A computed fold for a 418-nucleotide RNA from an Anaerolineales bacterium, annotated as Bacterial RNase P class A.
NCBI's taxonomy places the organism under Bacteria, Bacillati, Chloroflexota, Anaerolineae, Anaerolineales.
RNA sequence: UCGGUCGGCCGGGCGAUCGCAGGGAAACCUGAGGAAAGUCCGCGCUCCGCAGAGCAGGGUGCCGGGUAACGCCCGGGCGGGGAAACCCGCGGAUCGGGCCACAGAGAAUGACCGCCGCCGGCAAGCCGCAAUCGUGGACCCGGCGGUGACGGUGAAACGGUGGUGUAAGAGACCACCGGCGUCGGCAGCAAUGCCGCGGCCAGGCAACCCCCACCCGGAGCAAGGCCAAGCAGACGCGCUGCCCUUCGGGGCGGGAGACGGCUCGUCUCCAUUAAGCGUCGGGUGGGCCGCAUGAGCCGCGCGGCAACGCGCGGCCCAGAUAGAUGGUCGCCCAGGCCGCAGCCGGCGGGAUGAAGGGUUCGCCCGUAAACCGCCAGAGGCGGCUGGACAGAACGCGGCUUACAGGCUGACCGCCGUC
Repeated sequence: UCGGUCGGCCGGGCGAUCGCAGGGAAACCUGAGGAAAGUCCGCGCUCCGCAGAGCAGGGUGCCGGGUAACGCCCGGGCGGGGAAACCCGCGGAUCGGGCCACAGAGAAUGACCGCCGCCGGCAAGCCGCAAUCGUGGACCCGGCGGUGACGGUGAAACGGUGGUGUAAGAGACCACCGGCGUCGGCAGCAAUGCCGCGGCCAGGCAACCCCCACCCGGAGCAAGGCCAAGCAGACGCGCUGCCCUUCGGGGCGGGAGACGGCUCGUCUCCAUUAAGCGUCGGGUGGGCCGCAUGAGCCGCGCGGCAACGCGCGGCCCAGAUAGAUGGUCGCCCAGGCCGCAGCCGGCGGGAUGAAGGGUUCGCCCGUAAACCGCCAGAGGCGGCUGGACAGAACGCGGCUUACAGGCUGACCGCCGUC
C1' cells in the first nucleotide's frame, strides 16, 4: 500500500426577512431522532377499596457479575465455522410418550452380498492315489448352522487404528485414541479443566409433548383526576329459610360483587320495591390537570479486566391538541461530474547512443542532459449539480429494522521497505 474483522462520530453551517409553539412583566430564552420507526421485552406512573395460597397458563434456560428490571449488557466456560482477527450456538434423550420419509437386510435390535463349518448332490472335464472295479479332492449347486469384521443403502447403521485370538469373525481380550461415568484427587465462587480408575460404549429430534430450575396480578395516558354544561328513563331476571332475642338486633345458612381464568380463603353488600345482572333508549365529544427536574445530561477524580458504581462540580436541553420549529433570498461548505492550467513523478522520443567500457579493430555493450509529445495524483481556478433513513404526542433502559455520503480508531493477514 492492499484485503479482512470489530467499533465510534457527523449526517450541513452563517446572515437577512416574513411567519410559528412553550416560558417570561419585558428584554429575551428554548424548540424533533440515532433511530422519533417496529410495538418485540423490561420498568416508572395511574386505576382496579386492602390482601393471600394453590392449580391452570405464560416466559427464560451454560457459569459469574452489572442493572430499577429484563428475553438486555459485560466477563468467563464449552461446542462449531474461519488461516487469523472474529462470528454463531448453549438445561435434561439412563422418567415416560411420540417421530425419523425414500433408499436399505435392518432405523433400536436386525441379517442382503460375502466368509466359515457340517450334510447331500455332482453328466462331462481337471489334479492325486490306484490302475480290473474304484477312491479322495478342487470347481459348481442345494440345505442347516455360525458370523457381524468386508462391501453396498442412507443425513445417520450399535465407537476408531493396530494386534492377539477364532472354523470364520467380533471389545471376546490387549495397547493407544475418542465418548460415558450415580466414581476419586487437584485447581477454580462456578460453568469447566487436568490426572487416576472403571465397565466397554444404551443413535438423532425436546423452536414435538414432557421433566427440572428460576421468574410472572390485570389493564393501560384514549391510564386517571377536576370543573362547567346537559338529559329520561323503560322493561325483564332475581325474593328460599332456621335458631336466639331485652324486639334494637345477633348467629348459621343462602344470594350477589371485588381480586386476569378456576378452587380455597379474605372483604363488602343484600333479602322493606334486594344487592346485582341483562336488553332498549336519552344526555355529554367543552375546558383544565396529568404534561416533563428525569433510575436526566456534561466534565473531572477514584474503584473495577469490563459492563458499571461512587464522589465533586456545572447545566435545564420541545410539550403540541387537525396537531408548533416553516417559506424566500444571499453566502459558505462536505460530496459528485465536466473543463482549464499543471510542480514532483511515470511513459515514449531524443538514444540507429555525447560520455564511458570492451574489442578478433568489423563492431558490440551502454549511462545521461537540453528539448518534444502523452498520462497525470496532492493542491488551485471556473461551471453545473447537490445533502441519506426519516417527524415527538406519558417517559425511560434495551433489542430489531432502515440509512446516500464523509471522517476516524483498534485488531488480523499477504507483500514491500528499514